The RNA shown here (small-subunit ribosomal RNA) has 1489 nucleotides and comes from an uncultured bacterium.
[in-house]
RNA sequence: AGAGUUUGAUCCUGGCUCAGGAUGAACGCUAGCGGCAGGCCUAACACAUGCAAGUCGAGGGGUAGAACACUUCGGUGUUUGAGACCGGCGCACGGGUGCGUAACGCGUAUGCAAUCUACCUUAUACAGGGGAAUAGCCCAGAGAAAUUUGGAUUAAUGCCCCAUAGCAUUACGACUUGGCAUCAAGAUGUAAUUAAAGUUCCAACGGUAUAAGAUGAGCAUGCGUCCCAUUAGUUAGUUGGUAAGGUAACGGCUUACCAAGACGAUGAUGGGUAGGGGUCCUGAGAGGGAGAUCCCCCACACUGGUACUGAGACACGGACCAGACUCCUACGGGAGGCAGCAGUGAGGAAUAUUGGUCAAUGGUCGCAAGACUGAACCAGCCAUGCCGCGUGCAGGAAGACGGUCCUAUGGAUUGUAAACUGCUUUUAUACAGGGAGAAACCCUCCCACGUGUGGGAGCUUGACGGUACUGUAGGAAUAAGGAUCGGCUAACUCCGUGCCAGCAGCCGCGGUAAUACGGAGGAUCCAAGCGUUAUCCGGAAUCAUUGGGUUUAAAGGGUCCGUAGGCGGUCUUAUAAGUCAGUGGUGAAAGCCCAUCGCUCAACGAUGGAACUGCCAUUGAUACUGUAAGACUUGAAUGCUUAGGAAGUAACUAGAAUAUGUAGUGUAGCGGUGAAAUGCUUAGAUAUUACAUGGAAUACCAAUUGCGAAGGCAGGUUACUACUAAGUGAUUGACGCUGAUGGACGAAAGCGAGGGGAGCGAACAGGAUUAGAUACCCUGGUAGUCCACGCCGUAAACGAUGUCAACUAGUUGUCGGGCCUUACUAGGCUUGGUAACGAAGCUAACGCGUGAAGUUGACCGCCUGGGGAGUACGGUCGCAAGAUUAAAACUCAAAGGAAUUGACGGGGACCCGCACAAGCGGUGGAUUAUGUGGAUUAAUUCGAUGCAACGCGAAAAACCUUACCUACCCUUGACAUGUAGCGAAUUUUCUAGAGAUAGAUUAGUGCCUUCGGGAACGCUAACACAGGUGCUGCAUGGCUGUCGUCAGCUCGUGUCGUGAGAUGUUGGGUUAAGUCCCGCAACGAGCGCAACCCUUGUCAUUAAUUGCCAUCAUUUAGUUGGGCACCUUAAUGAGACUGCCGGUGACAAACCGGAGGAAGGUGGGGAUGACGUCAAGUCCUCAUGGCCCUUAUGGGUAGGGCUUCACACGUAAUACAAUGGCGCGUACAGAGGGUUGCCAACCCGCGAGGGGGAGCUAAUCUCAGAAAGCGCGUCGUAGUCCGGAUCGGAGUCUGCAACUCGACUCCGUGAAGUCGGAAUCGCUAGUAAUCGCGGAUCAGCAUGUCGCGGAGAAUACGUUCCCGGGUCUUGUACACACCGCCCGUCACACCAUGGGAGUGGGUUUCACCAGAAGCAGGUAGUCUAACCGUAAGGAGGGCGCUUGCCACGGUGAGAUUCAUGACUGGGGUGAAGUCGUAACAAGGUAACC
Repeated sequence: AGAGUUUGAUCCUGGCUCAGGAUGAACGCUAGCGGCAGGCCUAACACAUGCAAGUCGAGGGGUAGAACACUUCGGUGUUUGAGACCGGCGCACGGGUGCGUAACGCGUAUGCAAUCUACCUUAUACAGGGGAAUAGCCCAGAGAAAUUUGGAUUAAUGCCCCAUAGCAUUACGACUUGGCAUCAAGAUGUAAUUAAAGUUCCAACGGUAUAAGAUGAGCAUGCGUCCCAUUAGUUAGUUGGUAAGGUAACGGCUUACCAAGACGAUGAUGGGUAGGGGUCCUGAGAGGGAGAUCCCCCACACUGGUACUGAGACACGGACCAGACUCCUACGGGAGGCAGCAGUGAGGAAUAUUGGUCAAUGGUCGCAAGACUGAACCAGCCAUGCCGCGUGCAGGAAGACGGUCCUAUGGAUUGUAAACUGCUUUUAUACAGGGAGAAACCCUCCCACGUGUGGGAGCUUGACGGUACUGUAGGAAUAAGGAUCGGCUAACUCCGUGCCAGCAGCCGCGGUAAUACGGAGGAUCCAAGCGUUAUCCGGAAUCAUUGGGUUUAAAGGGUCCGUAGGCGGUCUUAUAAGUCAGUGGUGAAAGCCCAUCGCUCAACGAUGGAACUGCCAUUGAUACUGUAAGACUUGAAUGCUUAGGAAGUAACUAGAAUAUGUAGUGUAGCGGUGAAAUGCUUAGAUAUUACAUGGAAUACCAAUUGCGAAGGCAGGUUACUACUAAGUGAUUGACGCUGAUGGACGAAAGCGAGGGGAGCGAACAGGAUUAGAUACCCUGGUAGUCCACGCCGUAAACGAUGUCAACUAGUUGUCGGGCCUUACUAGGCUUGGUAACGAAGCUAACGCGUGAAGUUGACCGCCUGGGGAGUACGGUCGCAAGAUUAAAACUCAAAGGAAUUGACGGGGACCCGCACAAGCGGUGGAUUAUGUGGAUUAAUUCGAUGCAACGCGAAAAACCUUACCUACCCUUGACAUGUAGCGAAUUUUCUAGAGAUAGAUUAGUGCCUUCGGGAACGCUAACACAGGUGCUGCAUGGCUGUCGUCAGCUCGUGUCGUGAGAUGUUGGGUUAAGUCCCGCAACGAGCGCAACCCUUGUCAUUAAUUGCCAUCAUUUAGUUGGGCACCUUAAUGAGACUGCCGGUGACAAACCGGAGGAAGGUGGGGAUGACGUCAAGUCCUCAUGGCCCUUAUGGGUAGGGCUUCACACGUAAUACAAUGGCGCGUACAGAGGGUUGCCAACCCGCGAGGGGGAGCUAAUCUCAGAAAGCGCGUCGUAGUCCGGAUCGGAGUCUGCAACUCGACUCCGUGAAGUCGGAAUCGCUAGUAAUCGCGGAUCAGCAUGUCGCGGAGAAUACGUUCCCGGGUCUUGUACACACCGCCCGUCACACCAUGGGAGUGGGUUUCACCAGAAGCAGGUAGUCUAACCGUAAGGAGGGCGCUUGCCACGGUGAGAUUCAUGACUGGGGUGAAGUCGUAACAAGGUAACC
């Protein structure tokens, strides 16, 4: 410091996620040791048991008891003496918890001239005399108990009275000094009031008063201190005053009276949440989050209230009352409070021992010894964290065994790892040492001096503790796991599984070859831990002060005015609030940081420093901001002058057009559409003429125009009102800019009530269209549109661009004004608008660009992922419609902007193709053949399935083929290699069987040899293995189809762009062609095109058998002689190149026409198929990975099946006839095949064929008669002399065998069919159509297929349309690419949420009732020791009663919040549901608000 994730790819915006650190943690797996820390975050839930606050006999009375002595055994004396009691001090500390509290609670800084302070310290002074009680004890009772009543007697450092007293207190005077308003301090006069305690026995401890200190506490104030405005108004002791009371003290703290204030947008009040801080975590910092342990403060002590005592409490282990709960009870009544330490239950993911000691530190009491101390110090439990140590070290290659993997005779890896050799002994274990340090107090003694302090010596005390630590002994001995390994992110293979099981932080993996699941091997990272989960910060500049944005990504308010606020021109002076600097105080300690030191190191600890960025005070500076005062003119405004306009309001008015009415002319249609119909019309429409009525809107001018703040504004005239610009420099003198809340205006639609209503026209009706058509189209038509008034307050209210100001190149057009020049056309300068282009700059890009989206300043609004949702609830406004303000749950990993390349469009332009058109012939109808689907079957083997499967694989299914089915058999196998044994191999015959096979039987003994044996072949045995047309063409190779023989597809370098990419390859021409030319930031190149190849068409040369025959002979016959001229054959050449001429064209490429030529513009045909697409086809041609079968999914045999048949489709054959059928006669090809073959002549048969045997390994022989054609005859439009299916019969041939299931022949039979619906196919010339011939396969079987020739057309105007393709361009929400994407209702499931008659809780307000304990006041009743009084009695006090205040409680009415609720609303998610097709292309009616 970044990374992953939106896309086919790119840049951006933007969210989500990850890597880091941390924790009082929990969970999973694992675990050797030690040190230092930490340990109920949940139920402030309930608590059994024990302990946690006592102490003092040197305050008091005094006893049980004990010991000793005496004893008459009754007791007595001496010494001592617990517990309890009175009294003093403490119990307000220490310890716990975080309920409450948003507060002077806390933090910080001040103040108290408004205060108190026991114990402690310092100083001064004092302590005289008396008195009355009471607990205890004793006696007598009540009660279960807790407890309690009465009587008698008694003490004190308990209580009371008197005296004395001051620098005390109070009141009243006068004086001095000071301050901050009230005032304070000092000295002083008079009057009044208030004290005391002893114990002990000489050394101390106490007591009282006053002053001061220290410590602690109280009070007040400034500043800081969470969220919600869907909480906007709150408040009656409320705010202030006067007086009184109360308090330690100020104060509405309380009361009476008076006034009406006080708080609040700088957020009062209300609601929610929460102890605050030092600090802790994170972060570069600023910040963000937290408030465990330790320290400070606060609050609380079962819940609520109350006071008492006291220096201090409204009191955790005190009291009283009320309430809830628990316990005891004899039912009458009582007791209790772990948020102290342990511990228990409960809750929970989760948090420890009912331990030891007061040895140390500290606390209380005590003169002290000492007692008490769950404070504290220690130990126990827990890997909860941090830190440290160890589990060995060195050598050791046969790179061992084993495991794993592989390209597998072998190699790689585990791996120097192990074994083995040597070394060491931390830790652990055992034993021993050590009782190290922690220790100083106290006590005793000594010394010094300042006589109660310091120093020294001696003695005693250890929970931890069998401590730490040290030594010895033996022996590698006692000690390694966890997670991960697709990318982010370090680390890879095998097996299993097969969208299952599972994983997952995000992206995503898994559907038979998973580096992503599970296991294994290996590797990586950490390590006594490792992972997961949760939470916080970071990364996140993703709330942006540092440090973001707002045309199109989220985001500028519809516009203006204007309040508060914010900001503000030039100069001078003063001030010093902000600002800056110095100094002082404070900012506790601990913590962080630095240095040094101590534990063996570290964690940890100690000492010192720095820091604590803050607050307060004080001194200074005065540039800037503020404040005050004065001045200025340039901002702003006013005046005057010149102009401008669809600026507004009101009134009046004009013509054209539509409609309607009346009248005339006139006659059959009008109207409307893609086409129609509804509609109007013979009762006279439409058309046309005249007149009239009425409403709305203003053609031309008119524009890229003008005006207005925006909305918006358009015939003309008038009145009123406002505005803008320029010029001038007369007036004022900063009067300014922006603007939360607020106010005004604000299109259309809509609403109210009143008018008006021509045209248009939601709703509605009808007609069409359509599968439907609640639409688009048509005919009508109501609200509305119009006017006046009142509401509404929203729009894609848009420049999707807030207002104001300044600055920063230009060019051009246009509207308004001014100045100068002028030829009167115009030009120059300047200013305000409105447009187009463009530099710098900016921007993600598109683009913006003096009218900024540039560079800056001021102020305001708004944004923070998509959906849910601009929705719900609440509030405000509105008559309503609705507007405004405005969430959450839940859900997704994207949503989005700009640009790029493709693809697509019922977008555009250009071009091509038998693509259409023009033609010819077909298919679709019939019968048959053949293939397919389907059905059937034991099996009907398998594959191919739009074009590009379907006469396809198959160039031949009777057996075989054959892969399928049934039955019968074989198991090293039908086939290959290796081992061993036997036998040559081979062969004949018979039996059983359907056969395979089994059994028997005959002949035969070969070849080579170093004599051991070997080679080939057969049989047998066992094991390695064979075998598989079994699966996966979506694991593959190879081959093939298709787009398409379409003209395209790319690269290097350069250039442009942030980039994907572009350019080149686009453009102008041209071509069959990215063919060529020209132009051009491109220049070149490659694969394709073309050419090179084959064939055909012409000629030449060479050659001449089996070919040919002109001439010469010859023959039935080129038969023979002869010849090679011709034809032909087959080898080599020539020829055609837009080469020539004319025209067009850009002086090009090229095109058009012509000449010559056998052939003319690639002459015809073939082979040849770019980059790629379709997971196209093929594992059944072959090859091959993986998987599967192995007495079977292999192998053999026989029979059957692949040939079935209600049906559907494809491809063909033959026809339906006269351009024909039939009969007779007759002519002309090419290319092929042939020895297991082709087969001549001749004979037989009607024929298929049979016999026969010549010739031929083929330019020789043969298949082999070509057919259509031509000539003659017949048939005469008919189911026929057409057509030939089907069936019957008889045969032939092939073959082991024609039943299932062959082909052919003859005789007979003679079906459908009379030219074929919608639809659809082929073909542009030697082509279509038509005619026959041959080959492969093959024993036989051809309507298929592959070839061959014969004869041989018609048509093409043309590119509008259909289909396909190419180039450019445009739009796009598509990229699996339109067979795309995608919207809404409905149905189903689940989830969260709103409404809802209500229901049940919590909190809270108001009113009223009630009123415990307590305190204050009053006091008839009653009781009464101290004082007064001789007494009666009094003073004072207690109890009781009563008044006031008040907790709990009760009643009623609200507010608010939570839960729940029949039913109901929308929302989200879900695999393949239903209905349509709204959007994206002109999305098929442009879309949207």